[in-house]
RNA sequence: GUUUACAUAACGCCGAAUCAUUAAUUUGUACGGGGGAACCGUGCGCCAGGGGGUGAACCGCACCACGCGGAGGGAUAACUCCUGUCCCUAACCCGUCAGCUAACCCCGGAGGCGAAAUAAAGGAGGUUUU
Repeated sequence: GUUUACAUAACGCCGAAUCAUUAAUUUGUACGGGGGAACCGUGCGCCAGGGGGUGAACCGCACCACGCGGAGGGAUAACUCCUGUCCCUAACCCGUCAGCUAACCCCGGAGGCGAAAUAAAGGAGGUUUU
């Protein structure tokens, strides 16, 4: 000097998942989710191989392995929008039960990832600073 790995501090990203406090998962909190009348809607009840919820994570074609297309979602490093580019399209839970839903009731407030380049950037607007 170069490369690789690990740790720490700061920075950035997905996500509701931040912040404060306590001797203590202690107590709260930004922010989120579910249940639950009338009216309205749904023919009703039972069985079942149902049905339902969080989430962007669904549908179709083909195939039975990949894959393709559409819808949906994220990133592109101060912010928003447009164009372009790059990617994701999972997983988990309830347990025969739930339409909407005021009052009311219950619950979460995690976890994971990235980089020092000629690498996909370019344009517009506003804000801030000088």